RNA sequence: AUAGUGACAUCUCCGAAUUAUACAGCGGGGGACCCAAUCUUUUGGGGUGAAUCUAGACUAUGCCGGGUAGUCUGGAGGGGCAACUUGGGUGCCCUAACCCGUCAGCUAACCCCGUAGGAGUUCACCAAGCGUAUGU
Numbered sequence: 001a002u003a004g005u006g007a008c009a010u011c012u013c014c015g016a017a018u019u020a021u022a023c024a025g026c027g028g029g030g031g032a033c034c035c036a037a038u039c040u041u042u043u044g045g046g047g048u049g050a051a052u053c054u055a056g057a058c059u060a061u062g063c064c065g066g067g068u069a070g071u072c073u074g075g076a077g078g079g080g081c082a083a084c085u086u087g088g089g090u091g092c093c094c095u096a097a098c099c100c101g102u103c104a105g106c107u108a109a110c111c112c113c114g115u116a117g118g119a120g121u122u123c124a125c126c127a128a129g130c131g132u133a134u135g136u
Base pairs, nucleotide, nucleotide: 011120012119013118014117018024019022025115026114027113028112029111030110035105044103045100046099047098048097052076053075054074055073056072057071058070059069060068061067077095078094079093080092081091082090084129085128086127087126088125089123
């Protein structure tokens, strides 16, 4: 000097998950009239969440076919980041997991619940805006 790894602090990111500790903030569910639905009910149904749909292959289910479930590889759709905001471009990623327990459309009053966990940016690209500093 270069590269890698680890720790701490600051900062940043996903997320509702933060603090001014409060009649706090943020987030979720249940729950009337009206409206919607006139059907759907083991082919169960529903909720949080971006995390759904679909093609093919393989495996399992007594045999064939089909269906269902799981795994993998694609596609479509959806979501996040690249350190002011928005739009565009480009690039890199994610598309899980869990819960209720046969039951829930919307829904005022009302009732109930959560406020965790995990990580580290690989473009000063274009346009429009906003702001800061310095000088006159």

Predicted 3D model of a 136-nucleotide RNA (c-di-AMP riboswitch aptamer (ydaO/yuaA leader)) from a Bacillota bacterium. Model confidence (mean pLDDT): 80 of 100. Rfam family: c-di-AMP riboswitch aptamer (ydaO/yuaA leader). Gene Ontology terms of the family: regulation of gene expression and cyclic-di-AMP binding. The sequence was found by an Rfam model in a public genome assembly.